[in-house]
RNA sequence: AGGCGAAAAAGGCAAACCAUCCGUAAGGAUGGGGCGCAAAGCCGCGAAACCAGUCAACGGUUCGUCGGGCUGCCGAC
Repeated sequence: AGGCGAAAAAGGCAAACCAUCCGUAAGGAUGGGGCGCAAAGCCGCGAAACCAGUCAACGGUUCGUCGGGCUGCCGAC
């Protein structure tokens, strides 16, 4: 430096659900909550899924579905 993720420590994130608000919707923000997570950090690039309009084009949403790029704590092996 790279692979890998056993045991542990420090710290971190936060699903469902609830409240309020925003959005036509998917969904989002804040607070509570804590199922889980070693990248559940960042990007939103590819795939995938989803939304409203009759359909398409176009537009939008998620990424805690998979892959990719960049960065990163600890450590048995």
The RNA shown here (c-di-GMP-I riboswitch aptamer) has 77 nucleotides.
Rfam family: c-di-GMP-I riboswitch aptamer. Its family is annotated with cyclic-di-GMP binding in the Gene Ontology.
The sequence was found by an Rfam model in a public genome assembly.